[in-house]
RNA sequence: UGGUUCGUAGCUCAAUUGGUAGAGCAGCGGUCUCCAAAGCCGCCGGUUCCACGUUCGAGUCGUGGCGAAUCAG
Numbered sequence: 001u002g003g004u005u006c007g008u009a010g011c012u013c014a015a016u017u018g019g020u021a022g023a024g025c026a027g028c029g030g031u032c033u034c035c036a037a038a039g040c041c042g043c044c045g046g047u048u049c050c051a052c053g054u055u056c057g058a059g060u061c062g063u064g065g066c067g068a069a070u071c072a073g
Stems, first nucleotide, its partner, number of pairs: 001072007010025004019056001027043005049065005
C1' cells in the first nucleotide's frame, strides 16, 4: 500500500427479504438462609464506530472516513 472479514448494553453474542433493537453473563432489588453462596422472581442498562446518501421506514443497502483481525506485497 492492496484484498478479505468485522465494529450492536460493562463483557460474550443474536436480530432470517429493510418493518417496535433482544438473550446470556455482570450490576441492582426481592425471596430463601443463623450468615453467605447457589437457585428462583423482578429491575436497570443502547447516539447499533462516525458522517452523508437511498427509502414511507436503515443495525441491515450505497459512498467516504476511523478502528480491529487476517492474507498478500
Predicted 3D model of a 73-nucleotide RNA (transfer RNA) from an Acidobacteriaceae bacterium. Lineage of the source: Bacteria > Acidobacteriota > Terriglobia > Terriglobales > Acidobacteriaceae. Its Rfam family is "tRNA". By type it is a transfer RNA. The sequence is in RNAcentral, with records from ENA. Its mean pLDDT, the model's own confidence on a scale to 100, is 81.